[in-house]
RNA sequence: UUUGAUAAAGGCAAACCCGGUUAAAGCCGGGGACGCAAAGCUACGGACCUAAGGCUUAAAGCUAUGGUGGCCGAGUUGCCGAAA
Numbered sequence: 001u002u003u004g005a006u007a008a009a010g011g012c013a014a015a016c017c018c019g020g021u022u023a024a025a026g027c028c029g030g031g032g033a034c035g036c037a038a039a040g041c042u043a044c045g046g047a048c049c050u051a052a053g054g055c056u057u058a059a060a061g062c063u064a065u066g067g068u069g070g071c072c073g074a075g076u077u078g079c080c081g082a083a084a
Base pairs, nucleotide, nucleotide: 003081004080011036012035016031017030018029019028020027021026034070040076041075042074044073045072046071047068048067049066053063054062055061
């Protein structure tokens, strides 16, 4: 540097439930574990969710400046050490 064991020390925590928060998506805290070797961090590119405000409408609809790093790519930092 590549790599990821039926290893060790540890780490994170989906759904769901409770509380808080938000217009919503979602987020935060507690419980809880489906999973995860970057499931650490950054919304830069793509994707997806939401639509308060704005635009528009008869109703609809469109839009991120709001989000998801546990969707992918990219960037960045990093524990352990069988095998190569």
About this RNA
The RNA shown here (c-di-GMP-I-GGC riboswitch aptamer) has 84 nucleotides and comes from a Syntrophomonadaceae bacterium. Of the family's consensus pairs, 91% are formed in the model. It was read from a public genome assembly, where an Rfam model found it. The prediction has a mean pLDDT of 88.